[in-house]
Context: one part of a larger RNA
RNA sequence: CCCUUGUUAAGGAACUCGGCAAAAUGACCCCGUAACUUCGGGAGAAGGGGUGCCAGCAGCAAUGUUGGUCGCAGCGAAACGGCCCAAGCAACUGUUUACCAAAAACACAGGUCUCUGCUAAAUCGUAAGAUGAAGUAUAGGGGCUGACGCCUGCCCGGUGCUGGAAGGUUAAGAGGAUGAGUUAGCUUCGGCGAAGCUCAGAAUUGAAGCCCCAGUAAACGGCGGCCGUAACUAUAACGGUCCUAAGGUAGCGAAAUUCCUUGUCAGGUAAGUUCUGACCCGCAUGAAUGGCGUAAUGAUUUGGGCGCUGUCUCAACAGGGGAUCCG
Numbered sequence: 001c002c003c004u005u006g007u008u009a010a011g012g013a014a015c016u017c018g019g020c021a022a023a024a025u026g027a028c029c030c031c032g033u034a035a036c037u038u039c040g041g042g043a044g045a046a047g048g049g050g051u052g053c054c055a056g057c058a059g060c061a062a063u064g065u066u067g068g069u070c071g072c073a074g075c076g077a078a079a080c081g082g083c084c085c086a087a088g089c090a091a092c093u094g095u096u097u098a099c100c101a102a103a104a105a106c107a108c109a110g111g112u113c114u115c116u117g118c119u120a121a122a123u124c125g126u127a128a129g130a131u132g133a134a135g136u137a138u139a140g141g142g143g144c145u146g147a148c149g150c151c152u153g154c155c156c157g158g159u160g161c162u163g164g165a166a167g168g169u170u171a172a173g174a175g176g177a178u179g180a181g182u183u184a185g186c187u188u189c190g191g192c193g194a195a196g197c198u199c200a201g202a203a204u205u206g207a208a209g210c211c212c213c214a215g216u217a218a219a220c221g222g223c224g225g226c227c228g229u230a231a232c233u234a235u236a237a238c239g240g241u242c243c244u245a246a247g248g249u250a251g252c253g254a255a256a257u258u259c260c261u262u263g264u265c266a267g268g269u270a271a272g273u274u275c276u277g278a279c280c281c282g283c284a285u286g287a288a289u290g291g292c293g294u295a296a297u298g299a300u301u302u303g304g305g306c307g308c309u310g311u312c313u314c315a316a317c318a319g320g321g322g323a324u325c326c327g
Stems, first nucleotide, its partner, number of pairs: 001322008010313002014311001019308001027051005036041001038147001052069007070074001082306007089298002094106002110145007122131003148293004153223003158220002160216005167211003173205002178200005185192002224242005251285001252282001263279005
């Protein structure tokens, strides 16, 4: 010096990103127990008291009670909750990065959309076949959301999906006008050229799809700008205008979202870039990519308080094990 353990005056988080670590709490019995709440909880809430021995009394006894007595201490050898307040997130128990992440991520019951009528859809396989399912729409597959409560606004122009079929476009196939090659023959010797064979091939016909017409957003998604206006000022219920498929409703809001920003005000502190409550000028919130609440739950995240302490002021001593040096 490293690892590990114990104790410590006074103070008690001044340490630090942060009480990390440590300390503290701890058993049993009795009393007592708030907000909130889905009435189950919250709750071991919190908080207070008791515990040995001797004697008396009560009791069958366990035990209770009264008095006395000793000690700093009467649950204990060990095992063995620290507590409270306010917010965020996720309802919950659960699952996960075997070996740096356990979470607010995944899952979940519930909600909703969609496909599927059974030789089901979907999936595996070249197929046979199998799963689905020895099930049958109160079933099965897929997507999104994620308990519960209150709710879930507007837009179908684009993309997707579903439906439609008049018209446009459109493949192979069908079709075979016409042209070319070949040559019996004819010839004015330049050429023409039947049949057959070979090659090319127009019109016409020809499905889905696409164009087109509708529907559909708990489908992918989207949800404006400028100017003016009220008898102080300021602001603008109101008006004008341009654009759009429609211009963001309820709610929430400096937020796990706010750049400017340590916004402003209030609370807490002697002092608060964090925190809580408000405000709204939302750079760039917003409704199942769910919105806002919410009891309970959480090795979850943030802030505060009580208790407690070598975290610190500020270090000291002691035990054990190493490293190193000397023998």